RNA sequence: GCCGGUGUAGCUCAGUGGUAGAGCAACGGUUUCGUAAACCGUAGGUCCUCAGUUCAAUCCUGAGCACCGGCU
Numbered sequence: 001g002c003c004g005g006u007g008u009a010g011c012u013c014a015g016u017g018g019u020a021g022a023g024c025a026a027c028g029g030u031u032u033c034g035u036a037a038a039c040c041g042u043a044g045g046u047c048c049u050c051a052g053u054u055c056a057a058u059c060c061u062g063a064g065c066a067c068c069g070g071c072u
Base pairs, nucleotide, nucleotide: 001071002070003069004068005067006066007065010024011023012022013021018055026042027041028040029039030038048064049063050062051061052060
């Protein structure tokens, strides 16, 4: 330099056009003499940025940024 992939909750990841979810973690409660475990519940998101398409974009298109990989 060229090509490809990834970017969503604190972490690991789903979600392929129509109000964004799970597990773990956090917080509260039940239980226990106490802790852990277990169970119940709560909170937590400008979906990397900008622009475009669309009635409507996390999702489609373009550019950019970051990271990872391949080729030279």
Molecule: transfer RNA
Organism: Polyangia bacterium